[in-house]
Context: one part of a larger RNA
RNA sequence: GGACGAACGCUGGCGGCGUGCCUAACACAUGCAAGUCGAGCGAGAUCCAUCCGGUCGCAAGACCGGUGAAGAUCGAGCGGCGAACGGGUGAGUAACACGUGAGAAACCUGCCCCGAAGACCGGGAUAACCCAAGGAAACUCGGGCUAAUACCGGAUGUCCCCACCGAGUCGCAUGGCCUGGUGAGGAAAUGCUCCGGCGCUUUGGGAGGGUCUCGCGGCCUAUCAGCUAGUUGGUGAGGUAACGGCUCACCAAGGCAUCGACGGGUAGCUGGUCUGAGAGGACGAUCAGCCACACUGGGACUGAGACACGGCCCAGACUCCUACGGGAGGCAGCAGUGGGGAAUCUUGCGCAAUGGGCGAAAGCCUGACGCAGCAACGCCGCGUGGGGGAUGAAGGCUCUCGGGUCGUAAACCCCUUUCAGGAGGGACGAAAAUGACGGUACCUCCAGAAGAAGCCCCGGCCAACUACGUGCCAGCAGCCGCGGUAACACGUAGGGGGCAAGCGUUGUCC
Numbered sequence: 001g002g003a004c005g006a007a008c009g010c011u012g013g014c015g016g017c018g019u020g021c022c023u024a025a026c027a028c029a030u031g032c033a034a035g036u037c038g039a040g041c042g043a044g045a046u047c048c049a050u051c052c053g054g055u056c057g058c059a060a061g062a063c064c065g066g067u068g069a070a071g072a073u074c075g076a077g078c079g080g081c082g083a084a085c086g087g088g089u090g091a092g093u094a095a096c097a098c099g100u101g102a103g104a105a106a107c108c109u110g111c112c113c114c115g116a117a118g119a120c121c122g123g124g125a126u127a128a129c130c131c132a133a134g135g136a137a138a139c140u141c142g143g144g145c146u147a148a149u150a151c152c153g154g155a156u157g158u159c160c161c162c163a164c165c166g167a168g169u170c171g172c173a174u175g176g177c178c179u180g181g182u183g184a185g186g187a188a189a190u191g192c193u194c195c196g197g198c199g200c201u202u203u204g205g206g207a208g209g210g211u212c213u214c215g216c217g218g219c220c221u222a223u224c225a226g227c228u229a230g231u232u233g234g235u236g237a238g239g240u241a242a243c244g245g246c247u248c249a250c251c252a253a254g255g256c257a258u259c260g261a262c263g264g265g266u267a268g269c270u271g272g273u274c275u276g277a278g279a280g281g282a283c284g285a286u287c288a289g290c291c292a293c294a295c296u297g298g299g300a301c302u303g304a305g306a307c308a309c310g311g312c313c314c315a316g317a318c319u320c321c322u323a324c325g326g327g328a329g330g331c332a333g334c335a336g337u338g339g340g341g342a343a344u345c346u347u348g349c350g351c352a353a354u355g356g357g358c359g360a361a362a363g364c365c366u367g368a369c370g371c372a373g374c375a376a377c378g379c380c381g382c383g384u385g386g387g388g389g390a391u392g393a394a395g396g397c398u399c400u401c402g403g404g405u406c407g408u409a410a411a412c413c414c415c416u417u418u419c420a421g422g423a424g425g426g427a428c429g430a431a432a433a434u435g436a437c438g439g440u441a442c443c444u445c446c447a448g449a450a451g452a453a454g455c456c457c458c459g460g461c462c463a464a465c466u467a468c469g470u471g472c473c474a475g476c477a478g479c480c481g482c483g484g485u486a487a488c489a490c491g492u493a494g495g496g497g498g499c500a501a502g503c504g505u506u507g508u509c510c
């Protein structure tokens, strides 16, 4: 000098774009943050045409009660898809966690795209509902009825899988690919429909996603020198989507290490960010990719996918309810509260846009997101006026008392109106309908210099000097050092210098 997710002191006009718990991965009141499909299914509630009965009426008809097609709406249940995404945090992790480059002839993949083939015949339940029971509650239990794209059996088999026999071809090895024969096993929802379609099953390929293995790369410490028993390898088995000591039985005695094993400390990694001429050094907020975690520890279930933040079970700590028998909860989602701290925001608006889930669609949901609010926290832009104006006014400071200086500065004259203020018009963002932002941005008009300047410094480094006060006191200070009676170094004033809606200080990095 530059930089910052900064803080502190003094000060503070406007706008745009960003950023905003770095500390206690401390505890959390309240609301919201994941639903959706009636075009999978049964039952129910409400509305309603018609019809029937009654009252009134001359009649048309009105009112009341019942019935209730087609249809519409609603909440619960069965079922499907989603809930494994999106959002948060950085605790743990020195590891194939990450980055990069290879490999999988050892693998998986719902929805989506392309291709091939198919969907035949049957069956038994169960929630909802009704009846009954227990419990303070959470909720639980018994009996009975019922549906399905829920569940189950059989058939068929292009095809898939397995076993055996054979031909061809390829590979670095285990072996792969293709093809023929025989045998065993294996599907489906005569579903829904607004008749356009949407779905179901088996299988080949693709796309995207995931899993595994390896080479190389990136912290400190030797005041850590030896470490290791599933340890290292083999055989067999189990397990997995799959290879593998992943697990187990048996056998062998191996494996790693001064090219730093093992131990200890620290730490999420990267694209990048800051600095620097570069080499390098430091860092890893925001944004993006990957990983890990979800009160602490453990476990599996469901599923294409989880060992699952707003799912389940167990244990623990904590909080809450209780009729004391037993129950409920998990903000490192968005806001918000307490606490900690030098320190970090609104319990806002909207699904209008973008994106996501479900749905055939209409649409519903979406604290993702889009916006608004708060904060000079940062960067950038703008303003606080412009021109004229000497008798160098008054006043302040100073003086050798002549003067000098603040100083064209002010007054005064002329002018302008950015921004802020008032009034009118008023968007883009949306291709038709649909705009939270927002009567915002922007445009026009109006009034008036009107509402808008501070902070630090002036001994040297380092740009800027005098006076008074003080008297090694009070104080200053980054270093050198100032102050003990003339202090350009302390305090105040005048003057000056530097930056400017900021200026200084502190901390950290280069």
Base pairs, nucleotide, nucleotide: 001510002509003508004507006506007505008504009503010502013382014381015380016379017378018377019375020374021340026338027337028336030335031334032333035081036080037079040078041077044074045073046072047071051066052065053064054063055062056061088293089292090291098217099216100215101214102213103212104211107210108209109208112206113205114204115203116202117201118200120154121153122152123151129144130143131142133140134139159186160185162183163182164181165180166179168177169176170175191198192197219265220264221263226256227255228254231253232252233251234250235249236248237247238246268290269289270288271287272283273282274281275280295316296315297314298313299312318329319328320327321326346372348371349370350369354368355366356365357364358363385415386414387413388412395406396405397404398403419451421446422445423444424443425442429437454499455498456497457496458495459480460479461478465494466493467492468491469490475482476481
Source information: Small-subunit ribosomal RNA, 5' domain from an uncultured prokaryote, 510 nucleotides, folded computationally. The full RNA is in RNAcentral, with records from ENA. Rfam family: Bacterial small subunit ribosomal RNA. The coordinates come from a structure-prediction model, not an experiment, and the mean pLDDT is 87.